Model confidence (mean pLDDT): 83 of 100. Predicted 3D model of a 71-nucleotide RNA (transfer RNA) from a Chloroflexota bacterium. Lineage of the source: Bacteria > Bacillati > Chloroflexota.
């Protein structure tokens, strides 16, 4: 310089047209002399900018960041 993977709450992942989801992790309460553990409940997110589309994290496009290969 070229290729080629991803970008999704604080963290680590899911989700590849139709209500964005789990874990930890934070905040509340149960339980307990107190902690811790266990349970309940809850806050919080789609790199970015445009285009298809009746609907875009998801499909294109051009940017932007992080990694990996080769020179």
């Nucleotide at each position: 310089u070229g290729g080629g993977u991803c970008g999704u709450g604080g963290u680590g992942c899911a989700g590849g047209g139709g209500u964005a989801g789990c874990a930890c992790a934070g905040a509340g309460g149960a339980c307990u002399u107190u902690g811790g553990a266990u349970c309940c409940u809850u806050u919080g997110a789609c790199c970015g900018u445009g285009g298809u589309u009746c609907g875009a994290a998801u499909c294109c496009a051009c940017g932007c960041g992080a990694c990996c290969c080769a020179g």
Background:
Rfam family: tRNA. Gene Ontology term of the family: triplet codon-amino acid adaptor activity. By type it is a transfer RNA. RNAcentral holds the sequence, with entries from ENA.